This is a predicted structure of a 108-nucleotide RNA (SAM riboswitch aptamer (S box leader)) from Halolactibacillus alkaliphilus.
RNA sequence: UAAUUAUCAAGAGUGAACGAGAGAUCUGGCUCAACGACUUCACGGCAACCUGGCUUUUAGCUAAGGUGCCCCUACCAGCAAAGUACAAUGUACUUUGGAUGAUAAACU
Repeated sequence: UAAUUAUCAAGAGUGAACGAGAGAUCUGGCUCAACGACUUCACGGCAACCUGGCUUUUAGCUAAGGUGCCCCUACCAGCAAAGUACAAUGUACUUUGGAUGAUAAACU
């Protein structure tokens, strides 16, 4: 880097540095942000994908190690299908699927 598989409505924050935008990308909405966001560092925590340990071993418990994560569901919608309402060929809402993305595992 590419493809594959799994997961993505739960959970978990303080301090310091920096100083203006940030929530992946585009559009619309919404939210966070000079009472300092985002990012970085330290400490703390969450979780249980891999690994380790334990057990009554299709599984469960644990959390030492490798990752990951700690505003808002991946913040929501966008594409397709179905349903409901209004009374209309559209609008609003709901559900499912898809697309894109993120993370992990094993592989190249």
Annotation: It was read from a public genome assembly, where an Rfam model found it. Its Rfam family is "SAM riboswitch aptamer (S box leader)". Its family is annotated with regulation of gene expression in the Gene Ontology. Rfam describes the family as follows. The SAM riboswitch is found upstream of a number of genes which code for proteins involved in methionine or cysteine biosynthesis in Gram-positive bacteria. Model confidence (mean pLDDT): 80 of 100.